[in-house]
RNA sequence: AUCUGACAAGGGCAAACCCGUCGCGAGACGGGGACGCAAAAUCUCCGGUCUGGGUCUUUUGUACAAGGCAUCAGAUAGCGGGAUCGCCGGA
Numbered sequence: 001a002u003c004u005g006a007c008a009a010g011g012g013c014a015a016a017c018c019c020g021u022c023g024c025g026a027g028a029c030g031g032g033g034a035c036g037c038a039a040a041a042u043c044u045c046c047g048g049u050c051u052g053g054g055u056c057u058u059u060u061g062u063a064c065a066a067g068g069c070a071u072c073a074g075a076u077a078g079c080g081g082g083a084u085c086g087c088c089g090g091a
Base pairs, nucleotide, nucleotide: 002091003090004089005088012037013036017032018031019030020029021028022027035078041084042083043082045081046080047079048076049075050074051073052072054069055068056067057066058065
């Protein structure tokens, strides 16, 4: 440096759910809590999904509602890919 996570040690993170705060929302943050994780560390570059708005179509007396679209703004890094950095063991 590359590959790898069968074995070992010291550790690390923390899903659902509950409480509090923030947000229209998807969700975020803090505390509790552990389903899991060898990058569950960091970054929205690509795809996906989701939310809000826009627009179109259908129905309708209107509203509501349902569905489609990509040219908007976001969420998700614990959806996948990619980039960067990194602990221990093994080869």